A computed fold for a 125-nucleotide RNA from a Bacteroidota bacterium, annotated as SAM riboswitch aptamer (S box leader). It was read from a public genome assembly, where an Rfam model found it.
[in-house]
RNA sequence: UGCUCAUCCAGAAGGACUCAGGGUUCAGGCCCGGUAAAGUCCUGGCAACCCCUGCGCCACUCCCUAUUAUUGGUGCAGGAAAGGUGCCAAUUCCUGCCUCGCGUAACGGCGAGGGAAGAUGAGCG
Numbered sequence: 001u002g003c004u005c006a007u008c009c010a011g012a013a014g015g016a017c018u019c020a021g022g023g024u025u026c027a028g029g030c031c032c033g034g035u036a037a038a039g040u041c042c043u044g045g046c047a048a049c050c051c052c053u054g055c056g057c058c059a060c061u062c063c064c065u066a067u068u069a070u071u072g073g074u075g076c077a078g079g080a081a082a083g084g085u086g087c088c089a090a091u092u093c094c095u096g097c098c099u100c101g102c103g104u105a106a107c108g109g110c111g112a113g114g115g116a117a118g119a120u121g122a123g124c125g
Base pairs, nucleotide, nucleotide: 001125002124003123004122005121006120007119008118013043014042015041016040017039021032022031023030026096027095028094029093044088045087046086049084050083051079052078053077054076055075056074057073058072059071092117097114098113099112100111101110102109
């Protein structure tokens, strides 16, 4: 840096340093911010993607043919003790593009679905 897949309306803050901006980019809106946001570090926490434990099911190689075990996959329940990440204002803060429905004289508007972009993880290159 690219590809694939999954998830994204839940959850979780104190201290120190530092600083005027910050909420990824652009636009509109709306918020956070000298009662110190954002950032960095420390500590604490949240969650359960990988992970770990138990039980069940399925499958493969070899030997044998009798299952068991191992390994891999998968379902359910549980865990956070070990390890790898992640996260700790607001739905990914909301909208932007497409389709459908409601509504309007029309626009604005409301609702549902999808898309784009992004974030995080796992796998691969």